[in-house]
RNA sequence: CGGGGUGUGGUAUAAUGGUAGUACGCAAGGCUGGGGGUCUUGUAGCCGCGGUUCGAUUCCGCGCAUCCCGA
Numbered sequence: 001c002g003g004g005g006u007g008u009g010g011u012a013u014a015a016u017g018g019u020a021g022u023a024c025g026c027a028a029g030g031c032u033g034g035g036g037g038u039c040u041u042g043u044a045g046c047c048g049c050g051g052u053u054c055g056a057u058u059c060c061g062c063g064c065a066u067c068c069c070g071a
Stems, first nucleotide, its partner, number of pairs: 001070007010024004018054001025043007047063005
């Protein structure tokens, strides 16, 4: 320098155009004499900027980060 993949709460991971889920974590509460365990409720997220569309996490362009391949 060229090509390709990936980017979603604190962590891991789904969602192939129509209300962003799940598990762990964290907070509060119930059960228990306490701990552990378990149950309920809550907390918090689509890498950025544009474009297409009635509607974008999803499709397109550019950029950023990271990984792989080539030179």
Transfer RNA from Candidatus Falkowbacteria bacterium RIFOXYB2_FULL_34_18, 71 nucleotides, folded computationally. NCBI's taxonomy places the organism under Bacteria, Bacteria candidate phyla, Candidatus Falkowiibacteriota. Model confidence (mean pLDDT): 80 of 100. RNAcentral records the identical sequence in 5 taxa.